């Protein structure tokens, strides 16, 4: 070169089968609570989904081509 597998908030992972609001834990922040920290409740911020394009009335999601990364092969 060849074959499979992952790229989705700070991390860590669903979500793709069957296109149709992008979601869970933990962390952050701010509020309750406590004499106080911590645990514990309640709210919030944070993504244009690893790049480009092309198909649709819509695309994380279906086609293509590329990067990156882990694994067999040789």
């Nucleotide at each position: 070169c060849g074959c499979a597998g992952g790229g989705u908030g700070g991390a860590g992972c669903a979500g793709u089968u069957u296109g149709g609001u992008a979601g869970c834990u933990c962390g952050c922040u701010g509020g309750g609570g406590u004499c106080a920290u911590a645990g514990c409740c309640c709210a919030g911020a944070g993504g244009u989904c690893g790049c480009a394009g092309g198909u649709u009335c819509a695309a994380a999601u279906c086609c293509u081509g590329c990067c990156c990364u882990u694994g067999c092969a040789a």